[in-house]
FMN riboswitch aptamer (RFN element) from Pelotomaculum terephthalicicum JT, 129 nucleotides, folded computationally. Model confidence (mean pLDDT): 82 of 100. It matches the Rfam family "FMN riboswitch aptamer (RFN element)". Gene Ontology term of the family: FMN binding. The organism belongs to Pelotomaculum terephthalicicum, within Bacteria.
Formats: sequence, structure tokens, C1' cells
RNA sequence: CAAUGCCUUCAGGGACGGGUGCAAUUCCCUAUCGGCGGUAUGGCGUGAGCCGAGCCCGCAAACCCUUCAGGGGUUGAUCCGGUGAGAAGCCGGGGCCGACAGUAAAAGUCUGGAUGGAAGAAGGUGCGA
Repeated sequence: CAAUGCCUUCAGGGACGGGUGCAAUUCCCUAUCGGCGGUAUGGCGUGAGCCGAGCCCGCAAACCCUUCAGGGGUUGAUCCGGUGAGAAGCCGGGGCCGACAGUAAAAGUCUGGAUGGAAGAAGGUGCGA
């Protein structure tokens, strides 16, 4: 230190308040949340460099198929204005989305599978050069 083997640790947030009702944190009003990698007309730094997207690209979880090692399928949601040479990412505003099972009544937010799994992050060690 390029490639590469093994091991360890870590790796998800969120119903305040109110209405109806026999019953709802599930409906209605309202409140509230945003995993991981990539990208970057922004920000920070003397510099090396660092930070910057739920809805742009991809991934994980959940679900289905399978020869059960692994592979395959499927998998949500963004517009307007501004600046600018250029905006999917910046600034301003509005909007939208959210697995499965359960429930005294339909759930992103409650309970459960889950003291699980995992994208991935960090570290250690081996081999090799």
C1' cells in the first nucleotide's frame, strides 16, 4: 500500500393537543420523523481536505420464486419561483411518500417478528508487493 483472506465493534427516527365514537396514538383536524453509498452551480478551511438530497442514481430492510450456498423477481414520493453559462442537489415557497403481521376501528409514528437481519462505517490481523 493496489488486489485479496479472516476477525471484531458499531449500524433508525417519529402522534404534542383536539374531534367523532361502545371502541381509534389506526378515521378526521393537527403534530411529527427521514437508514446507507454515490452525485454536487452551496458552505467551511491557509492548505490537505471536510460537510451538503426522504421524493436524482443505486442499495438495505419487508414480500414472492428458487437448486436454500447463492441467485432471480418485486420494491414509495417533486413541483413552482429565484440566482446562474448550466439547478435533480443551492436559496425561497408549496406539495408528496413511507414493507409485512397484529389491533375494541383502517397505523410512516403503537405492538410484534427484532436481544434478529442488513446496506454500510470503523478498526484489527494474515497473505502479498